[in-house]
Formats: sequence, structure tokens, C1' cells
RNA sequence: CGGUGCGUAGCGCAGCCUGGUAGCGCACUAGACUGGGGGUCUAGUGGUCGCAAGUUCGAAUCUUGUCGCACCGACCA
Repeated sequence: CGGUGCGUAGCGCAGCCUGGUAGCGCACUAGACUGGGGGUCUAGUGGUCGCAAGUUCGAAUCUUGUCGCACCGACCA
């Protein structure tokens, strides 16, 4: 320098191909059961979908640029 993959809730991930209310598990908060802890159940909180721009009535999703991480290749003495 080139190529590929990944980036979405505190953590781990799905959703992207085929645009149409942003989800699952764990964790956290409250309540119930229990003498308490643990555990189970019910309800709930939490997101500028890495960043920016474009297309569109509408973008996590399509296009372009860019940043970070990982891998592969090239170059180098």
C1' cells in the first nucleotide's frame, strides 16, 4: 500500500441478502413466593445501529467517504 471480515443496550449476539415501529440471552431496577440468602416467576429501565454524507415518502439495511480492530497478501533492509 491492496484485499476480506467485524463494529447494533453494561456484556455476548440476531436482524442487513429482500429498506417499512430496533430485538434475544445475560446483567440491572421494582414486586411476588422464602425466616434470610440463593433460586423461580411477573413487570420494567437501558440504543444518535462506529462516524459523516448521498439515494429514497421511508435507511441498522442500498451507495460513497472515513475511523477502529482482526486476518491475508504485497513491499522493505
Molecule: transfer RNA
Organism: Geobacteraceae bacterium